[in-house]
RNA sequence: GCCUCUUUAGCUCAGUUGGUAGAGCAGCGCAUUCGUAAUGCGCAGGUCGUGGGUUCGAGUCCCAUGAGAGGCUCC
Numbered sequence: 001g002c003c004u005c006u007u008u009a010g011c012u013c014a015g016u017u018g019g020u021a022g023a024g025c026a027g028c029g030c031a032u033u034c035g036u037a038a039u040g041c042g043c044a045g046g047u048c049g050u051g052g053g054u055u056c057g058a059g060u061c062c063c064a065u066g067a068g069a070g071g072c073u074c075c
Stems, first nucleotide, its partner, number of pairs: 001072007010025004019056001027043005049065005
């Protein structure tokens, strides 16, 4: 220098053909228990790495760019 992959909630990850973002764990509350754990029910939590573009509409398509991982090449 080149190529590929990843980037979404505190953590690990889904997200179909573009139609307004979900799960598990963790957290909080309630129930249950003599109490704790476990279990059950409920609640809260993100504008999708960043900036721009296309579109009626973008996590998804296009451009630029940041971070991480792997591979290749030159000397």
The RNA shown here (transfer RNA) has 75 nucleotides and comes from Bacteroidetes bacterium ADurb.Bin123. Its Rfam family is "tRNA". Rfam links the family to the GO term triplet codon-amino acid adaptor activity.